[in-house]
RNA sequence: CCGUGCUAGACGGGGAGUUAGCGGUGCCCUGCACCCGCAAUCCGCUAUAGCGGGGUCGAAUUCCCUUCCGAGGGGCGUGCCGCGCGGUAUGCCCCGUCGGUCGGGGCGUUGAUGGUUGGGGUCCCUCGCGGUGUCGGUUCGUGAACCAGGUCAGAUCCGGAAGGAAGCAGCCUUAAGCGGGUCCCGGCAGGCGCGGUGGGAGCUCCCCAACCUGAGUCCCGAACGGCGUAAGGCACCGCGCGACUCGCAUCGAAGAAGGGUGCACGG
Numbered sequence: 001c002c003g004u005g006c007u008a009g010a011c012g013g014g015g016a017g018u019u020a021g022c023g024g025u026g027c028c029c030u031g032c033a034c035c036c037g038c039a040a041u042c043c044g045c046u047a048u049a050g051c052g053g054g055g056u057c058g059a060a061u062u063c064c065c066u067u068c069c070g071a072g073g074g075g076c077g078u079g080c081c082g083c084g085c086g087g088u089a090u091g092c093c094c095c096g097u098c099g100g101u102c103g104g105g106g107c108g109u110u111g112a113u114g115g116u117u118g119g120g121g122u123c124c125c126u127c128g129c130g131g132u133g134u135c136g137g138u139u140c141g142u143g144a145a146c147c148a149g150g151u152c153a154g155a156u157c158c159g160g161a162a163g164g165a166a167g168c169a170g171c172c173u174u175a176a177g178c179g180g181g182u183c184c185c186g187g188c189a190g191g192c193g194c195g196g197u198g199g200g201a202g203c204u205c206c207c208c209a210a211c212c213u214g215a216g217u218c219c220c221g222a223a224c225g226g227c228g229u230a231a232g233g234c235a236c237c238g239c240g241c242g243a244c245u246c247g248c249a250u251c252g253a254a255g256a257a258g259g260g261u262g263c264a265c266g267g
Stems, first nucleotide, its partner, number of pairs: 001267006009057003012030004020046005034054005063260006072251002075248003079244001081242008091234003095228005101222007114212008122201004126196005132189006139180004148173004156165003
């Protein structure tokens, strides 16, 4: 150096998570690298760290170590964006109100504004009228086998007779009841309407009248200022979540480079 047969060992690896820790099943990344059983309210081990069974390769392109590169993962931090929550003696807008300024318009010495008094609009009570609803009455009709009335056929009773009596059916009238009802009368009710020299309350606001005063006043719009705050928008602050970007360290597949590493026999 070559050949043959073995052994160590290899037959994917990694991240997060879980765990006292180490692996695995599961999730994710990379990638193509045996099979069967166990396994997340877990399965099996103990720093020699999956367990059990079977199979292939086997000292080198395949094993071990180091370095480079680096897919990807999670951690911390910065910046920015979005969402949610809380807040800012609500900061600004919006909104409301007040004030003077400006512009337009109306009214005004045939009296603006303001003041005083009175009255009305408002509210409560009350009264009257109307209307509505309901009930009753009046009125019309109907309406009693017998226990309503009148008249009582037939029949019955009393009487010698004359005559008398009670009385069913029928008919008529009527009571209770039932039904109709334009009008009329009365009772009751109130989410109806109108009214009153009725009684009271109130007077911020609106209208009218009288008196006093004597030149402004009212409405709309704009900007400004003050005050106020229910809600909304914006701004700012804080917290939380998410995405992106950058930085720091960390783990790290595949790949690349270098180094290291058995035994036996034979030639």

Bacterial large signal recognition particle RNA from a Solirubrobacteraceae bacterium, 267 nucleotides, folded computationally. RNAcentral holds the sequence, with entries from ENA. The gene name in the source record is ffs. The organism belongs to Solirubrobacteraceae, within Bacteria. Rfam family: Bacterial large signal recognition particle RNA. From the family's description: The signal recognition particle (SRP) is a universally conserved ribonucleoprotein involved in the co-translational targeting of proteins to membranes. By type it is a non-coding RNA gene. The coordinates come from a structure-prediction model, not an experiment, and the mean pLDDT is 78.